Transfer RNA from Candidatus Sulfotelmatobacter sp., 72 nucleotides, folded computationally. The same sequence occurs in records of 2 taxa. The coordinates come from a structure-prediction model, not an experiment, and the mean pLDDT is 82. The RNAcentral record of the sequence draws on ENA and MGnify.
RNA sequence: GGGCCCGUGGUGUAACGGCAACAUAGCGCCUUGCGAUGGUCGCAGAUGCGGGUUCGAAUCCCGCCGGGUCCA
Numbered sequence: 001g002g003g004c005c006c007g008u009g010g011u012g013u014a015a016c017g018g019c020a021a022c023a024u025a026g027c028g029c030c031u032u033g034c035g036a037u038g039g040u041c042g043c044a045g046a047u048g049c050g051g052g053u054u055c056g057a058a059u060c061c062c063g064c065c066g067g068g069u070c071c072a
Stems, first nucleotide, its partner, number of pairs: 001071007010024004018055001026043003029039002048064005
């Protein structure tokens, strides 16, 4: 330098082009004499960046950035 794959809450993963979900972690509440454990409970938290297509983009297209892998 070129090809391919990947980028979503703190972490690990989902999501036909149509309400961004689950688990875990965090905070609160309940439970307990206190704590741990537990709970049909509540709250907050994310689509790498910039454009394009579309009524509508995490999803499709282009560029960039970052990571992985192969080739040179």